RNA sequence: AGAGUUUGAUCCUGGCUCAGAAUUAACGCUGGCGGCGCGUCUUAAGCAUGCAAGUCGAACGAGCGAAAUCCCUUCGGGGAUUAGCUAGUGGCGAACGGGUGAGUAACACGUAGGUAAUCUACCCUUCAGUUGGGGACAGCCCCUGGAAACAGGGAUUAAUACCGAGUACGUUCUUUAGUACACAAGUAUUUAAGAAGAAAGAUGCAAAUCACUGAAGGAUGAGCCUGCGCCCCAUUAGUUAGUUGGUAAGGUAAUGGCUUACCAAGACCGCGAUGGGUAGCCGGCCUGAGAGGGUGAACGGCCACAUUGGAACUGAGAAACGGUCCAGACUCCUACGGGAGGCAGCAGCUAAGAAUCUUCCGCAAUGGGCGAAAGCCUGACGGAGCGACGCCGCGUGGAGGAAGAAGGCGUUAUGCGUUGUAAACUCCUUUUACAGAGGAAGAUAAUGACUGUACUCUGUGAAUAAGCAUAGGCUAAUUACGUGCCAGCAGCCGCGGUAAUACGUAAUAUGCAAGCGUUAUUCGGAAUUACUGGGCGUAAAGGGUGCGUAGGCGGUUAAAUAAGUCGGAUGUGAAAUCCCACGGCUCAACCGUGGAAUUGCGUUCGAAACUGUUUGACUAGAGUUCAGAAGGGGAAGGCGGAAUUCCUGGUGUAGGAGUGAAAUCUAUAGAUAUCAGGAGGAACACCGGUGGCGAAGGCGGCCUUCUGGUCUAGAACUGACGCUGAGGCACGAAAGCGUGGGGAGCGAACGGGAUUAGAUACCCCGGUAGUCCACGCCGUAAACGUUGUACACUAGGUGUUAGUGGUAUCGAUCCCACUAGUGCCGCAGUUAACGCAUUAAGUGUACCGCCUGGGGAGUAUGCCCGCAAGGGUGAAACUCAAAGGAAUUGACGGGGGCCCGCACAAGUGGUGGAGCAUGUGGUUUAAUUCGAUGAUACGCGAGGAACCUUACCUGGACUUGACAUAUACUGGAAUGUAUAGGAAACUAUGCAGCUCUUCGGAGUCAGUAUACAGGUGGUGCAUGGUUGUCGUCAGCUCGUGCCGUGAGGUGUUGGGUUAAGUCCCGCAACGAGCGCAACCCCUAUUAAUUGUUGCUAACAGGUAAUGCUGAGCACUCGAUUGAAACUGCCGUUAAAAAACGGAGGAAGGUGGGGAUGACGUCAAAUCAGCAUGCUCCUUAUGUCCAGGGCUACACACGUGCUACAAUGGUCGGUACAAAGGGCAGCAAGACCGCGAGGUGGAGCAAAUCCCAAAAAAACCGAUCUCAGUUCGGAUUGCAGUCUGAAACUCGACUGUAUGAAGCUGGAAUCACUAGUAAUCGCUGAUCAGCAACGCAGCGGUGAAUGCGUUCCCGGGCCUUGUACACACCGCCCGUCACACCACCCGAAUUGAGUAUACCCGAAGUCGCUGAGCUAACCGUAAGGAAGCAGGUGCCGAAGGUGUAUUUAGUAAGGGGGGUGAAG
Repeated sequence: AGAGUUUGAUCCUGGCUCAGAAUUAACGCUGGCGGCGCGUCUUAAGCAUGCAAGUCGAACGAGCGAAAUCCCUUCGGGGAUUAGCUAGUGGCGAACGGGUGAGUAACACGUAGGUAAUCUACCCUUCAGUUGGGGACAGCCCCUGGAAACAGGGAUUAAUACCGAGUACGUUCUUUAGUACACAAGUAUUUAAGAAGAAAGAUGCAAAUCACUGAAGGAUGAGCCUGCGCCCCAUUAGUUAGUUGGUAAGGUAAUGGCUUACCAAGACCGCGAUGGGUAGCCGGCCUGAGAGGGUGAACGGCCACAUUGGAACUGAGAAACGGUCCAGACUCCUACGGGAGGCAGCAGCUAAGAAUCUUCCGCAAUGGGCGAAAGCCUGACGGAGCGACGCCGCGUGGAGGAAGAAGGCGUUAUGCGUUGUAAACUCCUUUUACAGAGGAAGAUAAUGACUGUACUCUGUGAAUAAGCAUAGGCUAAUUACGUGCCAGCAGCCGCGGUAAUACGUAAUAUGCAAGCGUUAUUCGGAAUUACUGGGCGUAAAGGGUGCGUAGGCGGUUAAAUAAGUCGGAUGUGAAAUCCCACGGCUCAACCGUGGAAUUGCGUUCGAAACUGUUUGACUAGAGUUCAGAAGGGGAAGGCGGAAUUCCUGGUGUAGGAGUGAAAUCUAUAGAUAUCAGGAGGAACACCGGUGGCGAAGGCGGCCUUCUGGUCUAGAACUGACGCUGAGGCACGAAAGCGUGGGGAGCGAACGGGAUUAGAUACCCCGGUAGUCCACGCCGUAAACGUUGUACACUAGGUGUUAGUGGUAUCGAUCCCACUAGUGCCGCAGUUAACGCAUUAAGUGUACCGCCUGGGGAGUAUGCCCGCAAGGGUGAAACUCAAAGGAAUUGACGGGGGCCCGCACAAGUGGUGGAGCAUGUGGUUUAAUUCGAUGAUACGCGAGGAACCUUACCUGGACUUGACAUAUACUGGAAUGUAUAGGAAACUAUGCAGCUCUUCGGAGUCAGUAUACAGGUGGUGCAUGGUUGUCGUCAGCUCGUGCCGUGAGGUGUUGGGUUAAGUCCCGCAACGAGCGCAACCCCUAUUAAUUGUUGCUAACAGGUAAUGCUGAGCACUCGAUUGAAACUGCCGUUAAAAAACGGAGGAAGGUGGGGAUGACGUCAAAUCAGCAUGCUCCUUAUGUCCAGGGCUACACACGUGCUACAAUGGUCGGUACAAAGGGCAGCAAGACCGCGAGGUGGAGCAAAUCCCAAAAAAACCGAUCUCAGUUCGGAUUGCAGUCUGAAACUCGACUGUAUGAAGCUGGAAUCACUAGUAAUCGCUGAUCAGCAACGCAGCGGUGAAUGCGUUCCCGGGCCUUGUACACACCGCCCGUCACACCACCCGAAUUGAGUAUACCCGAAGUCGCUGAGCUAACCGUAAGGAAGCAGGUGCCGAAGGUGUAUUUAGUAAGGGGGGUGAAG
């Protein structure tokens, strides 16, 4: 410090998620030791048991038992003293210490102050004292009641208990007279007079000490008051009657409505009152760079509470955790009458919960209470125990050791890699552990729970000690097997559907380590609430507009002041913590000492620039007056013409209207058209314009009246009067609403006609509200420039509107400048980009509004407004990992432009109908083997299934195998042949039968055994190779440079041209590559060379005839090597490329044809051509054999052949090819057969011989004469031929006989642009033969048409839109049905809280009363004073009744929302 995730890719916005640190943690697996810490976060739920606050006999009386001593004794015992113990009286303490966080939003807490408005036991200092008396009450004893708790009565008694009296330095109070300080009431002090008020003793005496009384001061602690700080909700906006203040009184330690009476009507609140929710506050702790955010365990300070609520008593101090009283709930005891209790003290228990310990030791230390002290008490505390809960430290060994062991795992496997120096083994060490011995500090004299602890020494012995998570990316670390969208994983993205680095296991690796992971929570990353430090044109976000209140901000200048601001000093900011330094435990954690820090608040001294305040001045902001200007600015009234419609009348006759086409409609009852007259309503053509005005909405005929604003020029005046603006007020299109008018045209709803699969639409005919007017509501719009208002600054250019000034001119609408508006272009700058750019989205200032992922939702609910419709304000649960902006490349469009192609059109011939052939589907079958399936499968793989092929079926056989390699052993060959069985394969038997040799053996073959062979089994979606298609379409890219943040662009676009990204020109591009073209082959012309097997012109010979022979190579022809064509030449046009025309030429504009197929697309085809990974079979899914099947047949489709005839059939005659093939072959002549063919065999491995001849169509002639025929030949009978072991299933051909459908083919559809279509025959491959009508070639004859590119199909380039990118066969919306989830409404019902009215009214303080009762004082006494019980009044908790309100739960039913691989 960042990373992953939206996209095909990019930039941005924006959310989600991760890596870090932390925790009073919990869970899973695992677990050696020590130190230091921490340990019910949940129900302030309930608690058995024990302990947690007592102490003092030197305050007091009494009692107890007996220890010691002494005395007495009737020997039973008694007495005294000393020490001890105890209930009670009395004193002090119990208000501390310890626990918890329920309540509390508050002067509770923090901080700084005040107390001149106060108190303070014990402690310290000082001053002054402690005289003399009295009466009781507990205890004890007796009696009574009661189960108990306890209570009552009588008698007796002491004190440091209680009460008078005396005294009074101080003190308090009243009065008198001052002084000093202060300035709210006062405080301090001096003087005079008067009044009031004390005490206690103990230790044997003394002394001394402790205690006691009054007073002053201190210290400590506490009370009260104040400034500032202190959570969320405005869907809580008004609250308050003791309320706010005053006077008087009461009350308190003390101020005060704290309380009461009276008087006044105030007090708080948008700077958030009141109400609701939540919460102990702080030092600190966690995180963070910081600012902040979160938190308030442990430790420390404060507060509050002690079963719930209320109350007082005692006391220095309490409204009292281990006190009292009352009420409620709960638990326990009970004799049923009545009583007892309070672990949020330490342990411990129960329940709850994911979860939190021992009913331990000790007062040795520290501290506390009491005591003169010894001492006692102390679950505070010091320690130990349990828990890896956390932090820190240590260990589980070290060195050597390669046969790189075995085993495991992997693998390309005679092996190699890895585990791995790891182990074994050798040497060494001993932290820890165990055993033994010694043994601290904590304690300055004694006293040690911890504890025989820490630590030290000796001995034993590698001995006692390693796991957890992860390994797709983020994120360090990978392989194998299993599984097969299953099981499962997952923090996000996402993995898993047969080769999973993501699941499970193993091996290995990585990370951390006595721990490791997971979960939960907080901060961080997140600049994702932005003070530091964000935004609002299009991503979420500018209020519809203005006026204006509070508030915020504010021009120039002078003086004063000192609130803000700045500086110095000073007080405080507790300690601990954090940080720095040093030190102590072996180190560290931990602890100690010192410093720094504590960013804050207060006091005081100073400064005066800026802000504020006060005073004075100014004119540049703002405004006023005067003079001009433009304008659909607003309101009211009036007037006008054109047009539509309607009415009346005339003319006139058959249609009109409407549409893509129609129909509804209208018209002979006279329409439309046309003329004249009239009625009525609404809107104002042309001008008219990115022109004008207005704050916005908005405003348009003309005239009049009233009225608002703006601009220009300059002069005078006022003197900051300004800007913005939460609330508030006003205006605010259209639609809609109310009342009353009006209603021509238009026209929601509605009716009809069409369209359509439907058509609740688009189109047509009608038509009601409404549109118009007046008054009143509504208050919203894509109310948009999607851009708040105001001011200032920052290059320009060019239009236009309204003014002003200037120059020139006779003359300014024209030229120049300025101001105010309104547009366009553009620099800097800015922006994610698009874009904006003096009319900013630039640079700044001031103020307001608004935003914080998508959906749910602008919904629900509450409140406000509205007549209603509805508007304003405005959530959550739940759900997703995106939603979104701009731009890029593609693809797509029933978008646009340009162009091409037998794409259409123009033509020719077909297919689709018939019969047959062939392939496919389907069906059938034991099997009908398999593959190919839109174009791009279907005469395709197959260029040839009777057996074989053959992969399929049935049956019979074999198991190292039909085939390959290797090793070992045995044997001889292999092989041929015969016999028997058998369908054959095969089995059994017999006979014949090896080579070389160094004599060991080798080769070869067979058998046995082991490795292995074999598979046309699966996966073409694991692959190679090959192929189809787009498409022989003109495209596809790269390097460098440039542009862009980037994806990308440019180049390759543009203007022309071409068959072509072909070429030219231009251009931030310049070049290059794969494609195009050319180079290659055939063909068309020709030359040279060559001349047999080819040829024959001349010469010669010969024949019935023929290059037959000699001879020759001129010609043809074959072969080789060349030439020739390049838009080269001419003309036209053009800038060029190029185009058009022409000449010459065998050929002319790539001459014709072939081969040649860019980057890529279709997970296209093929595992059955071949190869190949993985997987499966192994006496079978392998191998051999026989027979069958691939040839089936209701049917459907594709591709062909033959036809339907006269451009023809049949018969006869007569011409002309090319290209091929041939030895297991082609086969001539000759003979036989009607023929297929047979016999026989010359010649030929071929320019020689043969197939082979008659090429066929064509041409000549004859005949047929329009008919199912002399067309057509299917089908079938009979007879044959050939091939082949073998033609039944299942061959071809011949002869003869038979003679089916079919008379030109529906919708639809195919091919072809010239030697092409059409038509005619010939040849070859495969092959024994052939189902070939197929395929591949060859030549013969030989057309028609093309205006053209609107349309169909396909393609190329440019451009445009896009929410598509699996790319339109895309994406995607809503209803319905089903399942699940959360929510809203809901009659009602249950609980909790709050407020309020009334009732009842405990305890208790206070007041009144007190006829009953009473020791202290007075009084001789009577009695009094004083007090108590009792009674009563106010207040008063809980409770009751009613009302209101808030909140939570349940709920029939209703409602929408979200989610859900294949409805």

The RNA shown here (small-subunit ribosomal RNA) has 1463 nucleotides and comes from a metagenome.
The RNAcentral record of the sequence draws on SILVA.
Rfam family: Bacterial small subunit ribosomal RNA. Gene Ontology terms of the family: ribosome and structural constituent of ribosome.